The RNA shown here (transfer RNA) has 73 nucleotides and comes from a Patescibacteria group bacterium. Model confidence (mean pLDDT): 81 of 100. It matches the Rfam family "tRNA". It is annotated as a transfer RNA.
[in-house]
RNA sequence: GUGCCCGUAGUUCAGAGGAUAGAACGUUGGGUUCCGGACCCAAAGGUCGGGGGUUCGAGUCCCUCCGGGCACG
Numbered sequence: 001g002u003g004c005c006c007g008u009a010g011u012u013c014a015g016a017g018g019a020u021a022g023a024a025c026g027u028u029g030g031g032u033u034c035c036g037g038a039c040c041c042a043a044a045g046g047u048c049g050g051g052g053g054u055u056c057g058a059g060u061c062c063c064u065c066c067g068g069g070c071a072c073g
Stems, first nucleotide, its partner, number of pairs: 001072007010025004018056001027043005049065005
C1' cells in the first nucleotide's frame, strides 16, 4: 500500500431496517447471616467510535475518517 473483519453499559458480548437497545459478570441499595461469602429482590449505568448520506424510520444499509486485528505484497 491492497483486501477482509471488528468497534453497542465498567468488562465480555447479543441485537443484521421498525415499537421502550438487551443479557451475563461487575457496581450500589435492601433481604438473609453473629460477621462475611453464596443465594434472593431492586436500582443505577448507553449521544450504539466521529461525521455525512439513503429511508416515513438506522445500532443495523452506503460513503468517509479514527482506533484495533488478520492476510497478502